[in-house]
Context: one part of a larger RNA
RNA sequence: AAGUAAGCGAGAAAGCAGGUGAGAAUCCUGCUCGCCGUAAGCCUAAGGUUUCCUGGGGAAGGCUCGUCCUCCCAGGGUAAGCCGGGACCUAAGCCGAGGCCGGAAGGCGUAGGCGAUGGGUAAGGGGUUGAGAAUCCCCUGCCACCGGUCGAGGGCGAUGGGGUGACGCAGGAGGGUAGGCUGAGCGCGCGGUUGGAAAAGCGCGUCCAAGCCUGUAGGGUGCGGGAUAGGCAAAUCCGUCCCGCUGUAGAGCCCGAGAGGUGAUGGGGAGGGAAAUUUAAGUACCGAAGCAGCCGAACCCAUACUGCCGAGAAAAGCCUCUAAGCGACAAAGACUCGGCUGGUGCCCGUACCGCAAACCGACACAGGUAGGCGGGGAGAGAAUCCUCAGGCGCGC
Numbered sequence: 001a002a003g004u005a006a007g008c009g010a011g012a013a014a015g016c017a018g019g020u021g022a023g024a025a026u027c028c029u030g031c032u033c034g035c036c037g038u039a040a041g042c043c044u045a046a047g048g049u050u051u052c053c054u055g056g057g058g059a060a061g062g063c064u065c066g067u068c069c070u071c072c073c074a075g076g077g078u079a080a081g082c083c084g085g086g087a088c089c090u091a092a093g094c095c096g097a098g099g100c101c102g103g104a105a106g107g108c109g110u111a112g113g114c115g116a117u118g119g120g121u122a123a124g125g126g127g128u129u130g131a132g133a134a135u136c137c138c139c140u141g142c143c144a145c146c147g148g149u150c151g152a153g154g155g156c157g158a159u160g161g162g163g164u165g166a167c168g169c170a171g172g173a174g175g176g177u178a179g180g181c182u183g184a185g186c187g188c189g190c191g192g193u194u195g196g197a198a199a200a201g202c203g204c205g206u207c208c209a210a211g212c213c214u215g216u217a218g219g220g221u222g223c224g225g226g227a228u229a230g231g232c233a234a235a236u237c238c239g240u241c242c243c244g245c246u247g248u249a250g251a252g253c254c255c256g257a258g259a260g261g262u263g264a265u266g267g268g269g270a271g272g273g274a275a276a277u278u279u280a281a282g283u284a285c286c287g288a289a290g291c292a293g294c295c296g297a298a299c300c301c302a303u304a305c306u307g308c309c310g311a312g313a314a315a316a317g318c319c320u321c322u323a324a325g326c327g328a329c330a331a332a333g334a335c336u337c338g339g340c341u342g343g344u345g346c347c348c349g350u351a352c353c354g355c356a357a358a359c360c361g362a363c364a365c366a367g368g369u370a371g372g373c374g375g376g377g378a379g380a381g382a383a384u385c386c387u388c389a390g391g392c393g394c395g396c
Stems, first nucleotide, its partner, number of pairs: 014032006033393004041373003047353002051351001052076006061069002081142002083349004088119002093114003099108003123140005143345011155326002160321005168308004174301003179295005185206006207267002211262003218255004222245007230238002271286002309312001359368002375387004
């Protein structure tokens, strides 16, 4: 050279008015404009650990500003029998009484145990806060255990036997549902200007769970008797063998979505809409219609069915069988099943962010981050463009 050059982190974009305030391009509100919309929206896992909400503040942090903040101070906020985990089960792997090995340290490993990324397991809808909700409240349910009562039965009973649980890959078809579209159907509202238009006009809305009853589309499957030295004991169970039976099936039995009924004289619902302001309005409160046709899933039936060879976890649980043991006719008591009814139901997590300014990247970093939902028009499509709900205009 100079307070000059350069930088202020995606070129999605801002404008105006009002408010607050010492002070406003930057905070708040309103209107208009723009951007995303298989996302730049929503739910959840990991991770973070108070960042959530309310009141206050402005030194520093914020690439400018700041009255604002994920910053600072204070107060508040996370409620569960049925969501996830534990009081259940096991996989790889790990630990490991005895035991084997080693001079020791220690290594391996039986029984046994720990260990979900798997199995098992009872709840849904609505409302509510400034901040929580399948947790609170309302309504309607369900499960386990303990007790009472009524009825029925003759067997009950396990850490043991058997069955089931129980599984690969590929493929297509069918029946449904979610969801969506259309309607001169139905309901509510609007119906202004100019030449006309109260209408075949315009806008919006046209729903609802678990549970219980019923047992459908569809899928699977012979039944009875006898014998038995196998299933480490026993068995009426399983296996094996023999005999018999039938209308070999659209029967019977088992499984089984959905629909229908109920739940619901309930909830929600477009819309309408106060009073009061010192204490929070689209609040309290009221509340219509709710049909038909079409499209249609990657979701359910379905661990189904068909095909194939590379032949595709375990245990608990559940069903069944008996062992020890218990047990009835006098009553009582014990056991099992069913109805009604009373009671009990523990511990941990639960706020908030979660494709991101709150996680991993030294940063409020154009990077990275598992799973689910992901509407409409055009389209083969989750491509692409436009758009709903919703969210943003990327802190000069």
A computed fold for a 396-nucleotide part of an RNA from Thermodesulfitimonas autotrophica, annotated as large-subunit ribosomal RNA, domain III. Rfam family: Bacterial large subunit ribosomal RNA. Its mean pLDDT, the model's own confidence on a scale to 100, is 80. NCBI's taxonomy places the organism under Bacteria, Bacillota, Clostridia, Thermoanaerobacterales, Thermodesulfitimonas.